[in-house]
Context: one part of a larger RNA
Molecule: large-subunit ribosomal RNA, domain VI
Organism: Verrucomicrobia bacterium SCGC AAA027-I19
RNA sequence: CGUAGGAAAAUUGAAGGGUUCAAACUCUAGUACGAGAGGACCGAGUUUGACGCACCUCUGGUGCACCUGUUGUUCUGUCAAGAGCAUAGCAGGGUAGCUACGUGCGGAAGGGAUAAGCGCUGAAAGCAUCUAAGCGCCAAGCCCCUCCUAAGAUGAAUUUUCCCUGAAGGAUCGUGGAAGACUACCACGUUGAUAGGCUGAAAGUGUAAAUGCAGUAAUGUAUGAGCUUAGCAGUACUAAUCAUCCGAUCGG
Numbered sequence: 001c002g003u004a005g006g007a008a009a010a011u012u013g014a015a016g017g018g019u020u021c022a023a024a025c026u027c028u029a030g031u032a033c034g035a036g037a038g039g040a041c042c043g044a045g046u047u048u049g050a051c052g053c054a055c056c057u058c059u060g061g062u063g064c065a066c067c068u069g070u071u072g073u074u075c076u077g078u079c080a081a082g083a084g085c086a087u088a089g090c091a092g093g094g095u096a097g098c099u100a101c102g103u104g105c106g107g108a109a110g111g112g113a114u115a116a117g118c119g120c121u122g123a124a125a126g127c128a129u130c131u132a133a134g135c136g137c138c139a140a141g142c143c144c145c146u147c148c149u150a151a152g153a154u155g156a157a158u159u160u161u162c163c164c165u166g167a168a169g170g171a172u173c174g175u176g177g178a179a180g181a182c183u184a185c186c187a188c189g190u191u192g193a194u195a196g197g198c199u200g201a202a203a204g205u206g207u208a209a210a211u212g213c214a215g216u217a218a219u220g221u222a223u224g225a226g227c228u229u230a231g232c233a234g235u236a237c238u239a240a241u242c243a244u245c246c247g248a249u250c251g252g
Stems, first nucleotide, its partner, number of pairs: 001152001005163007015149004021049007033038001051106005059100004066093005071086006110144003117137004164251001169246004173189005194239003197235004203228003212221003
């Protein structure tokens, strides 16, 4: 921009794409078969591998500053307690998120037309013949089924609702996001939990500092203490103020 008024939702599915795997074991059955050795078809079940998709409950990884320990040095007058720098100084752990080594699921079943092949009926050619007319069976392959996208499918579809009192609706702007390069998308904007703050619990770290008391002292006590990022819930304390613009008048 189009889809012959403008919108908001929900659909249909032309078409396109993805997937399409395999093994072992058990039963049938030590059966059929075979002198024996050996040893099935068909069918049923259970696991597993690789691959794919999704997810983070569990197990792990990471987690650039969440907690702790600790070395050297400088500084805060000193002790104590801290701060800076040294790869994040080094080291031990670790929330959310992201992840695989973790977890869940998938390739099931079925239908149609066939290949090679196997047939029925059957002449040409009194026989025979799966083929010439006609009719069947049959593959991990083909087309469906299944999963995803999908009306710019210009062949532009369908359904429902709303509006023509600058309307319905949309945008700007702002607070943000498991969305994201930007844009877009999604949530919210006081008739409000959108983000921050605060509070609470969770979770992490591992018993803070100061003072008192006990001990000659190390230390103990108070104390699962103190601190705590992204996660959860609650709470309008802060910021989403006010407003503006587009979009018309019933539709070639």